[in-house]
Context: one part of a larger RNA
Order: sequence, then structure tokens, then C1' cells
RNA sequence: CGUAGGAAACUUGAGGGGAGCCGUCUCUAGUACGAGAGGACCGAGACGGAGCGACCGCUGGUGUUCCUGUUGUGCCGCCAGGUGCAGCGCAGGGUAGCUAUGUCGCGAUCGGAUAACCGCUGAAGGCAUCUAAGCGGGAAGCCGGCCCCAAGAUAAGGUUUCCCGUGGCCGAAGCGAACCUGCCGCAAGGCGGGUUCGCCUCAGCCCCUGAAGACCCCCGGGAGACUACCGGGCAAUAGGCGGGAGGUGGAAGCGCAGCAAUGCGUGCAGCUGACCCGUACUAAUCGGUCGUGAGA
Repeated sequence: CGUAGGAAACUUGAGGGGAGCCGUCUCUAGUACGAGAGGACCGAGACGGAGCGACCGCUGGUGUUCCUGUUGUGCCGCCAGGUGCAGCGCAGGGUAGCUAUGUCGCGAUCGGAUAACCGCUGAAGGCAUCUAAGCGGGAAGCCGGCCCCAAGAUAAGGUUUCCCGUGGCCGAAGCGAACCUGCCGCAAGGCGGGUUCGCCUCAGCCCCUGAAGACCCCCGGGAGACUACCGGGCAAUAGGCGGGAGGUGGAAGCGCAGCAAUGCGUGCAGCUGACCCGUACUAAUCGGUCGUGAGA
């Protein structure tokens, strides 16, 4: 920009893409077959490899914004308690998120048309022949079926819902009316031209209006390179606060024991990022833009 008004939501599926793999064991059955050795077709079940997708409840990893221990040194006057620096100083753990080595799922079943091939009926050609007419069976392959995208599918689809002046000026064209008039015709009449008026549309202009909805902007996001997408402002979007989960692992202070290091008690303590639930305390402000008027 188009999809013949604008908008929101939900959709159909032309078409396109993805997937399509393989093995072992058991039963059938030590059966058929075979002198034996050996050892099936068909059918049924179980398990696995690799690949792909999703996810984080489990097992683990990471987790420099969480907790703890600890070395050296500086500082907070000293003790105690903290804090800076040293690769996060080092070390032990670890929430969310992200993850695989973890977990779950997938290939298929099935329908149709076929290939090689196997057949039925059957002539040409009294026989024979799957083929010439006709009719069946038959592949991991083909067309569907499964998953994803999809109406710029310009043949631009469908459904539902929502939204917008019976304002004015001017008034080409058109239509209608009246009057004047040219040509043809015996006439009825036919074909034209001009003037005025009425109705009214396009284009143009003015006034009013600016819808439904969308965007900018603002607070954000398990969305994201940017954009896009999603949530929010009549609200739980972010922060804070309250409670909880999870993590760490027993705070400081005080008391007790011990010469002390240290231990014990108060006390599953204290601290706690991203997680969960709640709560308007703070911030989602002030505002702006687009989109028109019933649709060639």
C1' cells in the first nucleotide's frame, strides 16, 4: 500500500514445512522343515540404541546480587562486632532462572492409489495365456492420516460484535417542467438547438464533530538483538511491606563451664536474590497523536 467504510475478536485451510530410523529378547515352538546338526514363515508381547521435541517434580551442574567457615592485611580509637582489598581472596553449601548426564513424549496404528511381482475371468489364436475388454492382491516408497506455519491464497476467504452530521455554501453532469426555435413529414409525429426554473449528485469550500479503536508516553514481563509480542493504569505491573516456601546451619547480646583456646544455654536461632500468597504505602504522571461523519 492492497484486500471498495472503519474497528475488535474468533476462525476456514489453498499452499508450504517437519517427522518418516534401527536392533535385541520372549512366546508361538525346539513346532513346520531336516537323517542329524540345525532351525523358521505368519502372528503376539517386552526392552533397547541413535535422533527429535518439551520440561525442571526427581538426580546432578551452574548460580561473582543468598548463608556459613577461614588466611593475610588496612580501617571503624581499643575489646567485642563489623567492613575494604587480595581471581567471588580461598573454602563448604545453595533459591529462582538457565540446563543434561535428569524426566516425559514422538516415529506408529489406519485409509486410498500403485511398483516389481502374484492372481481371477478371458479372447485375438476351438487349445493355452494375469491383458487385448474387465476384476483382485501387493512396498520403509506415492496421496492422506500425525505435528507446525499459513488469506499478499491479489480468486486477498468466513463468522460475531462494535462505530460514525437526515449541518451549510456552491452546484458541472443528469433528470423533470415551461417558453422560443431549426430540419424532415400532407398530417399524426420524428430528429435536434437555445433560455429560465426545480430536484439533486461528483469535485471544491465552510462550520461543527474526532466515534469504535489504535499508537506514542508511563509501570513491567518466565516476550525479546532492535522491532515485535504479552500484562497493567476502575490496577497487584514494578518497588516496598506482611506472611510463607526454599537456602544456610545455630546470629548478636547476655548467662553458665573452663586458666585459656573453646564449649553449652537462651534458640531448628539469626540472616536470606530472582520463588509463592497477600497488601495500594510508593511509582504507573502530565499529556499528546492518528483514526471521521454511513462508505466508488